[in-house]
Description
A computed fold for a 267-nucleotide part of an RNA from a bioreactor sludge metagenome, annotated as large-subunit ribosomal RNA, domain VI.
Context: one part of a larger RNA
RNA sequence: CGCACGAUAUUUGAAGAGGAUCUCUUCCUAGUACGAGAGGACCGGGAGAGACGAACCUCUGGUGUUCCAGUUAUCCUGCCAAGGGUAGUAGCUGGGUAGUCAUGUUCGGGAAAGAUAAGCACUGAACGCAUAUAAGUGCGAAGCUUACCUCAAGAUGAAAUAUCGUUCUCCGUAAGGAGUGAAGGCACCUUGUAGACUACGAGGUUGAUAGGCUGCAUGUGUAAGAUCCGCAAGGAUUUUAGCUGAGCAGUACUAAUCUGCCAAAUG
Numbered sequence: 001c002g003c004a005c006g007a008u009a010u011u012u013g014a015a016g017a018g019g020a021u022c023u024c025u026u027c028c029u030a031g032u033a034c035g036a037g038a039g040g041a042c043c044g045g046g047a048g049a050g051a052c053g054a055a056c057c058u059c060u061g062g063u064g065u066u067c068c069a070g071u072u073a074u075c076c077u078g079c080c081a082a083g084g085g086u087a088g089u090a091g092c093u094g095g096g097u098a099g100u101c102a103u104g105u106u107c108g109g110g111a112a113a114g115a116u117a118a119g120c121a122c123u124g125a126a127c128g129c130a131u132a133u134a135a136g137u138g139c140g141a142a143g144c145u146u147a148c149c150u151c152a153a154g155a156u157g158a159a160a161u162a163u164c165g166u167u168c169u170c171c172g173u174a175a176g177g178a179g180u181g182a183a184g185g186c187a188c189c190u191u192g193u194a195g196a197c198u199a200c201g202a203g204g205u206u207g208a209u210a211g212g213c214u215g216c217a218u219g220u221g222u223a224a225g226a227u228c229c230g231c232a233a234g235g236a237u238u239u240u241a242g243c244u245g246a247g248c249a250g251u252a253c254u255a256a257u258c259u260g261c262c263a264a265a266u267g
Base pairs, nucleotide, nucleotide: 001154005165006164007163008162009161010160011159016151017150018149019148022050023049024048025047026046027045028044034039052108053107054106055105056104060102061101062100063099067095068094069093070092071091072087073086074085075084076083077082112146113145114144119139120138121137122136168179169178170177171176184262185261186260187259188204189203190202191201192200209255210254211253212251213250214249215248216247219243220242225238226237227236228235229234
């Protein structure tokens, strides 16, 4: 820009596009059919596994650049104690929330239909026989078309449903132009389940959108100070303490103020 008024929301999927389509082992049927024996099924039914794929984080784990603790050297806060800096813009070490990830968890490739290939057939003439073929008919594959999952109305063949708004004024013969500014949208702002930017989603005081605060969870592992014991290093009690990013709730304390712009009917 189009889809001949302007919008919001939810759908359909003829035509179209993409994905998936896997294999093996074992048990029963059955040591049956078959076969002298050795051996050993079709058909049908059940169980399990591998690889591959999708989603997810309850479990098992990885990461988790500072959430907690320990610790060496050295410097600083006058000293003790307590802290801080540097040692890779994590000093090293032990753990670890959210998120993310697989080696973890769950699920998937099911059944069926139609038309067929090679192939196997029925009926049957040309050619009194024969012949699956010439007319006619059937079976037949992980392949084809459906079926399963996803996208999809620029599908210009531009679909459907529901709902909302469809006012006036001026110039002009008309076409058209200039205003008004409905429903709605955009800007702007707080932002994340989204994200390079954009877009998308949640919100903007009639408000829990983010931060803060409070409570809880989680992690770490018993803070500082004080008292006591020990010559001291150190230990014990107060104290399952203290601290705790991203998690879950509550709460308007802070910030989303005020506002601007776009935008409607021809025949």